[in-house]
């Protein structure tokens, strides 16, 4: 420098630091951007579904097989999908990698108006695919 991701910009105010009258990094509240969830009619649904609960975030979904030992971990191949190969955008080829975690709490299809939340964390530095 740049990735992943909504996770940025900007105004106040607190602090704390430095190369000190100006930047900066944390903390709180304001906008504005951007992301997410509730919630009418119409439509679905109503032979269902409601412990066989059910639902949301996210690309993280599903299938098989082995091993410990059986409640439950560990590990292997895949696989819906997702992401990179740095001027940008489409696709194609070829390569690398991901295929997790967490929340709600008995509840919730769509959904105008309306309400409500979130704005993080966590990588990486001479490596640089081609049409």
């Nucleotide at each position: 420098a740049g990735c992943c991701g909504a996770a940025u910009c900007u105004c106040g105010g607190g602090u704390c630091g430095c190369c000190c009258c100006g930047c900066g990094g944390c903390c709180c509240g304001g906008g504005a951007g951007c992301g997410g969830g509730g919630g009418a009619a119409c439509c679905a649904a109503g032979u269902a579904g409601u412990u066989c609960g059910g639902g949301g975030c996210g690309a993280a979904u599903c299938g098989c097989a082995g091993c410990g030992a059986u409640c439950c971990g560990c590990c292997g191949c895949g696989u819906a999908g997702c992401g990179c190969c740095a001027c940008u955008c489409u696709u194609c080829u070829g390569g690398c990698g991901c295929g997790a975690g967490c929340c709600c709490g008995a509840c919730a299809g769509c959904u105008a108006a309306c309400c409500c939340c979130g704005u993080a964390g966590g990588c990486g530095c001479u490596a640089c695919a081609g049409a």

The RNA shown here (c-di-AMP riboswitch aptamer (ydaO/yuaA leader)) has 131 nucleotides and comes from a soil metagenome. Its Rfam family is "c-di-AMP riboswitch aptamer (ydaO/yuaA leader)". About the family: This family represents a conserved RNA structure found upstream of the ydaO and yuaA genes in Bacillus subtilis and related genes in other bacteria. The RNAcentral record of the sequence draws on MGnify.